[in-house]
Predicted 3D model of a 350-nucleotide part of an RNA (small-subunit ribosomal RNA, central domain) from an uncultured bacterium.
Context: one part of a larger RNA
RNA sequence: CUGGGCGUAAAGGGUCCGUAGGCGUCUUGACAAGUUGAUCGUUAAAUCCACCGGCUCAACCGGUGAUCUGCGGUCAAAACUUGCAGGAUAGAAUAUGUGAGAGGAAAGUAGAAUUCCUGGUGUAGCGGUGACAUGCGUAGAUAUCAGGAGGAACACCAAUGGCGAAGGCAGCUUUCUGGCACAAUAUUGACGCUGAGGGACGAAAGCGUGGGGAGCGAACAGGAUUAGAUACCCUGGUAGUCCACGCCGUAAACGAUGAGUACUUGGUGGUGGGAGAUUCGACCCUCUCACUAUCGGAGCUAACGCGUUAAGUACUCCGCCUGGGGACUACGGCCGCAAGGUUAAAACUC
Repeated sequence: CUGGGCGUAAAGGGUCCGUAGGCGUCUUGACAAGUUGAUCGUUAAAUCCACCGGCUCAACCGGUGAUCUGCGGUCAAAACUUGCAGGAUAGAAUAUGUGAGAGGAAAGUAGAAUUCCUGGUGUAGCGGUGACAUGCGUAGAUAUCAGGAGGAACACCAAUGGCGAAGGCAGCUUUCUGGCACAAUAUUGACGCUGAGGGACGAAAGCGUGGGGAGCGAACAGGAUUAGAUACCCUGGUAGUCCACGCCGUAAACGAUGAGUACUUGGUGGUGGGAGAUUCGACCCUCUCACUAUCGGAGCUAACGCGUUAAGUACUCCGCCUGGGGACUACGGCCGCAAGGUUAAAACUC
RNA backbone atom coordinates (compact mmCIF):
# COMPACT_ATOMS: atom_id res chain seq x y z
C1' C A 1 0.00 0.00 0.00
C1' U A 2 -4.23 -3.43 0.39
C1' G A 3 -7.11 -2.34 4.92
C1' G A 4 -9.84 -0.19 8.97
C1' G A 5 -12.22 4.13 10.31
C1' C A 6 -14.26 9.75 11.20
C1' G A 7 -21.26 11.98 17.49
C1' U A 8 -17.84 11.66 22.50
C1' A A 9 -11.33 7.68 21.47
C1' A A 10 -7.07 10.53 15.76
C1' A A 11 -10.51 12.02 11.89
C1' G A 12 -16.70 15.81 8.32
C1' G A 13 -13.99 20.85 4.86
C1' G A 14 -17.57 27.15 8.42
C1' U A 15 -21.43 27.22 4.37
C1' C A 16 -23.20 27.19 -0.47
C1' C A 17 -22.59 27.63 -5.99
C1' G A 18 -20.04 25.29 -9.59
C1' U A 19 -15.45 23.54 -13.62
C1' A A 20 -12.88 18.99 -14.71
C1' G A 21 -13.74 14.19 -13.13
C1' G A 22 -16.65 10.09 -10.89
C1' C A 23 -21.61 8.06 -10.69
C1' G A 24 -26.58 8.02 -12.86
C1' U A 25 -34.37 6.07 -14.46
C1' C A 26 -37.49 2.81 -17.97
C1' U A 27 -37.52 1.01 -23.11
C1' U A 28 -36.33 -0.34 -28.72
C1' G A 29 -32.70 -0.89 -32.56
C1' A A 30 -28.15 -1.51 -35.05
C1' C A 31 -22.83 -1.29 -33.80
C1' A A 32 -19.04 -3.87 -30.85
C1' A A 33 -14.90 0.35 -27.58
C1' G A 34 -14.93 -2.02 -22.55
C1' U A 35 -16.33 -7.36 -21.34
C1' U A 36 -16.27 -12.95 -22.40
C1' G A 37 -14.72 -17.30 -25.36
C1' A A 38 -11.74 -19.65 -29.30
C1' U A 39 -7.40 -19.47 -32.27
C1' C A 40 -2.65 -17.56 -34.33
C1' G A 41 1.86 -14.66 -33.64
C1' U A 42 5.07 -12.81 -30.11
C1' U A 43 6.49 -13.04 -25.00
C1' A A 44 15.54 -14.16 -26.17
C1' A A 45 18.56 -17.36 -23.25
C1' A A 46 19.71 -18.11 -18.33
C1' U A 47 16.74 -18.03 -13.67
C1' C A 48 12.20 -20.20 -10.70
C1' C A 49 9.04 -24.97 -10.62
C1' A A 50 8.20 -30.56 -12.05
C1' C A 51 10.37 -35.01 -13.92
C1' C A 52 14.62 -37.63 -15.99
C1' G A 53 19.89 -37.84 -16.35
C1' G A 54 25.81 -36.60 -15.57
C1' C A 55 30.13 -35.59 -12.00
C1' U A 56 31.01 -41.53 -5.77
C1' C A 57 26.69 -37.48 -2.97
C1' A A 58 25.61 -32.40 -2.83
C1' A A 59 26.52 -27.72 -4.60
C1' C A 60 27.12 -27.56 -9.84
C1' C A 61 25.79 -29.15 -14.87
C1' G A 62 22.65 -31.31 -19.06
C1' G A 63 17.76 -32.73 -21.24
C1' U A 64 12.37 -32.51 -21.48
C1' G A 65 8.10 -30.14 -19.83
C1' A A 66 5.54 -26.41 -17.39
C1' U A 67 5.53 -21.23 -16.88
C1' C A 68 6.31 -16.36 -18.98
C1' U A 69 -0.57 -14.37 -15.87
C1' G A 70 1.52 -9.40 -21.09
C1' C A 71 0.94 -7.31 -26.01
C1' G A 72 -0.89 -7.70 -31.03
C1' G A 73 -3.92 -10.07 -35.19
C1' U A 74 -8.29 -12.96 -36.71
C1' C A 75 -13.10 -15.28 -35.72
C1' A A 76 -17.37 -15.42 -32.52
C1' A A 77 -21.10 -13.83 -28.40
C1' A A 78 -24.34 -9.39 -27.18
C1' A A 79 -26.40 -9.85 -20.91
C1' C A 80 -24.06 -5.55 -18.60
C1' U A 81 -21.15 -0.53 -19.23
C1' U A 82 -19.74 3.37 -23.00
C1' G A 83 -20.73 5.80 -27.64
C1' C A 84 -24.83 6.28 -31.82
C1' A A 85 -30.18 6.57 -33.45
C1' G A 86 -35.38 6.54 -31.59
C1' G A 87 -39.28 6.35 -27.81
C1' A A 88 -41.23 6.94 -22.54
C1' U A 89 -42.26 9.60 -17.63
C1' A A 90 -41.77 7.46 -11.93
C1' G A 91 -36.02 11.60 -11.17
C1' A A 92 -35.39 16.93 -12.24
C1' A A 93 -37.35 21.51 -13.97
C1' U A 94 -41.17 25.03 -15.75
C1' A A 95 -46.26 27.20 -16.03
C1' U A 96 -51.04 28.28 -13.29
C1' G A 97 -53.35 29.07 -8.21
C1' U A 98 -53.08 29.61 -2.97
C1' G A 99 -50.16 30.23 1.73
C1' A A 100 -46.77 31.06 6.09
C1' G A 101 -42.39 33.44 7.64
C1' A A 102 -37.28 38.09 12.96
C1' G A 103 -35.06 35.50 4.82
C1' G A 104 -32.16 39.91 2.43
C1' A A 105 -31.40 45.43 0.92
C1' A A 106 -32.85 50.65 1.24
C1' A A 107 -35.74 54.75 3.11
C1' G A 108 -38.90 56.71 6.80
C1' U A 109 -40.91 56.71 11.67
C1' A A 110 -43.09 55.65 17.17
C1' G A 111 -42.82 54.88 22.41
C1' A A 112 -40.31 53.41 27.15
C1' A A 113 -35.57 53.95 29.50
C1' U A 114 -30.32 55.76 30.48
C1' U A 115 -27.19 60.21 30.09
C1' C A 116 -26.56 65.41 29.38
C1' C A 117 -28.49 70.67 29.17
C1' U A 118 -32.16 74.68 30.75
C1' G A 119 -35.85 76.19 34.29
C1' G A 120 -39.13 75.31 38.89
C1' U A 121 -39.81 73.04 43.98
C1' G A 122 -36.52 71.74 47.85
C1' U A 123 -32.12 70.88 51.62
C1' A A 124 -27.86 68.12 53.29
C1' G A 125 -26.52 64.69 51.97
C1' C A 126 -26.01 61.28 47.55
C1' G A 127 -23.63 57.16 45.63
C1' G A 128 -21.36 52.60 46.49
C1' U A 129 -20.02 47.92 49.41
C1' G A 130 -19.55 42.05 52.88
C1' A A 131 -17.85 46.52 55.27
C1' C A 132 -15.19 50.88 53.66
C1' A A 133 -13.05 54.34 50.61
C1' U A 134 -11.97 56.91 46.06
C1' G A 135 -16.11 59.84 43.54
C1' C A 136 -20.44 63.64 43.39
C1' G A 137 -22.73 67.72 46.58
C1' U A 138 -24.07 74.44 50.17
C1' A A 139 -20.73 77.43 43.37
C1' G A 140 -27.30 73.76 45.84
C1' A A 141 -26.23 67.56 44.38
C1' U A 142 -29.49 63.14 45.29
C1' A A 143 -35.08 63.37 45.04
C1' U A 144 -39.21 65.52 42.19
C1' C A 145 -41.86 68.42 38.05
C1' A A 146 -41.70 70.79 33.08
C1' G A 147 -39.07 71.57 28.52
C1' G A 148 -35.02 70.36 25.20
C1' A A 149 -30.67 67.53 22.89
C1' G A 150 -28.42 63.11 21.34
C1' G A 151 -27.07 58.05 20.61
C1' A A 152 -28.03 53.03 20.99
C1' A A 153 -31.32 48.97 21.76
C1' C A 154 -36.34 47.39 20.63
C1' A A 155 -40.07 45.32 27.09
C1' C A 156 -44.91 42.73 26.68
C1' C A 157 -46.42 39.59 22.23
C1' A A 158 -42.33 35.26 22.66
C1' A A 159 -42.77 29.75 22.20
C1' U A 160 -39.95 23.42 23.66
C1' G A 161 -42.45 28.95 17.69
C1' G A 162 -40.79 30.84 12.54
C1' C A 163 -37.17 32.00 8.36
C1' G A 164 -32.27 31.35 6.15
C1' A A 165 -26.98 27.30 2.77
C1' A A 166 -24.19 28.53 6.87
C1' G A 167 -22.72 32.89 9.60
C1' G A 168 -27.25 34.61 11.32
C1' C A 169 -32.24 37.26 11.49
C1' A A 170 -36.98 40.57 16.17
C1' G A 171 -40.50 47.92 17.51
C1' C A 172 -43.66 49.83 13.26
C1' U A 173 -44.53 51.40 7.94
C1' U A 174 -43.30 51.62 2.72
C1' U A 175 -40.46 50.19 -1.73
C1' C A 176 -37.31 46.52 -4.13
C1' U A 177 -36.01 41.34 -3.75
C1' G A 178 -34.38 35.66 -2.76
C1' G A 179 -36.00 30.99 -1.19
C1' C A 180 -39.83 27.46 0.60
C1' A A 181 -44.60 24.59 1.29
C1' C A 182 -49.30 22.84 -0.54
C1' A A 183 -53.24 21.64 -4.41
C1' A A 184 -54.73 20.17 -9.14
C1' U A 185 -53.75 19.93 -14.05
C1' A A 186 -50.50 21.05 -18.20
C1' U A 187 -45.53 21.37 -20.48
C1' U A 188 -40.14 19.92 -21.23
C1' G A 189 -38.16 14.92 -21.50
C1' A A 190 -32.84 12.43 -17.55
C1' C A 191 -32.13 18.31 -18.50
C1' G A 192 -29.88 14.44 -12.54
C1' C A 193 -26.36 13.56 -7.88
C1' U A 194 -21.63 14.73 -6.08
C1' G A 195 -17.81 17.94 -6.75
C1' A A 196 -10.54 18.03 -6.90
C1' G A 197 -9.08 22.96 -8.38
C1' G A 198 -12.05 27.71 -8.54
C1' G A 199 -15.75 31.43 -7.00
C1' A A 200 -19.16 33.75 -3.55
C1' C A 201 -20.90 34.35 1.40
C1' G A 202 -18.91 34.05 6.23
C1' A A 203 -20.14 35.71 14.26
C1' A A 204 -16.99 38.38 17.38
C1' A A 205 -12.48 40.75 17.73
C1' G A 206 -8.97 43.44 14.75
C1' C A 207 -7.17 46.98 10.56
C1' G A 208 -7.69 51.58 6.88
C1' U A 209 -10.44 56.38 5.60
C1' G A 210 -14.38 59.59 7.09
C1' G A 211 -18.42 60.33 10.44
C1' G A 212 -20.87 59.42 15.23
C1' G A 213 -20.45 58.68 20.46
C1' A A 214 -26.10 58.03 25.06
C1' G A 215 -25.10 53.57 27.71
C1' C A 216 -21.52 49.82 28.25
C1' G A 217 -16.45 49.37 28.40
C1' A A 218 -10.33 46.12 26.94
C1' A A 219 -6.13 49.56 28.08
C1' C A 220 -5.28 53.14 31.85
C1' A A 221 -5.98 55.96 36.76
C1' G A 222 -7.73 55.90 41.61
C1' G A 223 -10.20 53.36 46.03
C1' A A 224 -10.70 48.80 48.58
C1' U A 225 -9.31 43.50 49.60
C1' U A 226 -4.73 40.89 50.47
C1' A A 227 1.33 38.54 52.96
C1' G A 228 1.33 40.50 47.90
C1' A A 229 -3.34 41.62 44.26
C1' U A 230 -0.25 43.94 37.72
C1' A A 231 -7.18 40.21 39.70
C1' C A 232 -12.11 39.22 41.57
C1' C A 233 -15.46 44.26 44.30
C1' C A 234 -16.05 49.87 43.78
C1' U A 235 -15.45 55.13 41.42
C1' G A 236 -13.94 57.03 36.84
C1' G A 237 -12.51 56.03 31.82
C1' U A 238 -9.72 55.76 26.13
C1' A A 239 -9.97 52.58 22.00
C1' G A 240 -14.05 49.78 20.69
C1' U A 241 -19.16 48.84 20.51
C1' C A 242 -22.89 52.42 16.10
C1' C A 243 -22.90 54.33 10.49
C1' A A 244 -20.66 54.44 5.25
C1' C A 245 -17.02 52.29 2.13
C1' G A 246 -12.81 48.91 1.87
C1' C A 247 -9.87 44.85 4.22
C1' C A 248 -9.33 40.52 7.50
C1' G A 249 -11.33 35.00 6.73
C1' U A 250 -10.95 32.94 11.76
C1' A A 251 -14.51 30.38 16.23
C1' A A 252 -16.59 24.83 21.05
C1' A A 253 -18.16 28.46 12.64
C1' C A 254 -21.32 22.28 17.21
C1' G A 255 -26.11 18.24 15.91
C1' A A 256 -18.52 18.27 18.07
C1' U A 257 -22.80 13.95 13.18
C1' G A 258 -20.47 16.09 4.66
C1' A A 259 -24.10 16.02 0.42
C1' G A 260 -27.76 13.03 -2.35
C1' U A 261 -31.24 8.84 -3.15
C1' A A 262 -33.96 4.47 -1.61
C1' C A 263 -35.70 1.01 2.08
C1' U A 264 -37.00 -0.42 7.38
C1' U A 265 -42.52 -1.49 13.67
C1' G A 266 -44.56 2.78 16.48
C1' G A 267 -46.50 6.56 20.47
C1' U A 268 -47.13 11.76 21.87
C1' G A 269 -46.73 17.07 20.69
C1' G A 270 -45.59 21.83 17.68
C1' U A 271 -45.59 24.93 12.83
C1' G A 272 -47.46 25.63 7.62
C1' G A 273 -50.80 23.69 3.69
C1' G A 274 -54.65 20.32 1.52
C1' A A 275 -58.80 16.79 1.52
C1' G A 276 -62.92 14.12 3.90
C1' A A 277 -66.81 13.80 7.47
C1' U A 278 -69.90 17.00 10.39
C1' U A 279 -72.10 21.80 10.98
C1' C A 280 -76.00 27.51 9.67
C1' G A 281 -70.65 28.42 10.13
C1' A A 282 -66.53 26.88 12.95
C1' C A 283 -64.06 23.88 16.80
C1' C A 284 -63.46 18.74 17.81
C1' C A 285 -62.61 14.09 14.59
C1' U A 286 -60.26 11.09 10.26
C1' C A 287 -56.63 10.99 6.25
C1' U A 288 -52.48 13.26 3.81
C1' C A 289 -47.86 16.46 2.30
C1' A A 290 -43.64 19.50 4.12
C1' C A 291 -40.92 21.04 8.33
C1' U A 292 -39.76 20.74 13.67
C1' A A 293 -39.45 18.41 18.85
C1' U A 294 -39.70 14.31 22.30
C1' C A 295 -40.16 9.03 23.94
C1' G A 296 -39.15 4.46 22.19
C1' G A 297 -39.00 -1.00 18.80
C1' A A 298 -35.87 -3.88 15.58
C1' G A 299 -31.06 -3.00 14.28
C1' C A 300 -26.47 -0.59 15.44
C1' U A 301 -22.78 0.97 19.29
C1' A A 302 -16.78 -0.07 23.45
C1' A A 303 -20.35 2.11 26.28
C1' C A 304 -23.03 6.50 26.56
C1' G A 305 -26.55 6.53 23.40
C1' C A 306 -28.71 6.81 18.02
C1' G A 307 -33.30 5.07 16.57
C1' U A 308 -38.03 6.97 9.34
C1' U A 309 -34.67 14.24 10.91
C1' A A 310 -30.39 7.01 12.15
C1' A A 311 -25.17 6.73 14.70
C1' G A 312 -30.20 1.07 11.20
C1' U A 313 -29.90 -1.33 5.89
C1' A A 314 -27.54 -0.12 1.04
C1' C A 315 -25.49 2.69 -3.18
C1' U A 316 -22.88 7.28 -5.49
C1' C A 317 -19.45 11.36 -4.95
C1' C A 318 -16.31 14.60 -1.95
C1' G A 319 -13.33 15.85 2.58
C1' C A 320 -10.42 13.85 6.45
C1' C A 321 -7.55 10.23 10.19
C1' U A 322 -3.20 6.58 10.87
C1' G A 323 0.57 6.61 18.74
C1' G A 324 1.73 11.09 22.49
C1' G A 325 4.97 15.35 22.58
C1' G A 326 7.95 18.46 19.36
C1' A A 327 3.68 21.18 16.25
C1' C A 328 -3.01 24.75 14.99
C1' U A 329 5.31 24.96 15.01
C1' A A 330 10.09 26.00 11.62
C1' C A 331 11.52 26.77 6.52
C1' G A 332 9.52 27.75 1.72
C1' G A 333 5.14 29.10 -1.32
C1' C A 334 0.46 31.81 -1.68
C1' C A 335 -2.78 35.67 0.60
C1' G A 336 -2.86 40.29 3.89
C1' C A 337 -1.76 47.49 5.10
C1' A A 338 -0.72 45.03 9.56
C1' A A 339 -2.30 41.64 13.10
C1' G A 340 -1.82 37.34 11.01
C1' G A 341 -4.17 33.39 7.85
C1' U A 342 -3.42 29.00 4.79
C1' U A 343 -0.45 24.91 3.14
C1' A A 344 2.95 22.11 6.33
C1' A A 345 7.79 19.02 8.02
C1' A A 346 12.23 17.12 10.59
C1' A A 347 15.82 16.30 14.36
C1' C A 348 14.97 14.85 19.20
C1' U A 349 12.03 12.41 22.97
C1' C A 350 8.41 8.91 25.58